[in-house]
Background
SAM riboswitch aptamer (S box leader), 103 nucleotides, folded computationally. Of the family's consensus pairs, 94% are formed in the model. Model confidence (mean pLDDT): 87 of 100.
RNA sequence: UACUUAUUAAGAGAGGUCGAGAGAACAGGCUCUAUGACGCCCGGCAACCUACAGUAAUGUGUGGUGCUAAAUCCUGCAUUUCGGAAGAAAUGAAAGAUGAGCU
Numbered sequence: 001u002a003c004u005u006a007u008u009a010a011g012a013g014a015g016g017u018c019g020a021g022a023g024a025a026c027a028g029g030c031u032c033u034a035u036g037a038c039g040c041c042c043g044g045c046a047a048c049c050u051a052c053a054g055u056a057a058u059g060u061g062u063g064g065u066g067c068u069a070a071a072u073c074c075u076g077c078a079u080u081u082c083g084g085a086a087g088a089a090a091u092g093a094a095a096g097a098u099g100a101g102c103u
Stems, first nucleotide, its partner, number of pairs: 003101006013042001015041003021032003026076004043068003048064002051060003072095001077092006
């Protein structure tokens, strides 16, 4: 890097630091941000792998990741339903993210 597979509406600080943009990419919305965002550190959450306990269900949270505004912030494609239309809703896909496995 590609592939397979599981999850993707729950949860997580009124701390420190930094100093201007940030919310994956493109487009359209919408939002966060000098009352200091984003990032980093600490703290925390979770329980995918792991370790430990247990006959098991399961538990703890040792180690490895991950996460810590808003549903993956929403829409973008398809089908169905409603509607005169604009559009709305549901389901699914695609894309993305994370874990585990494999190449």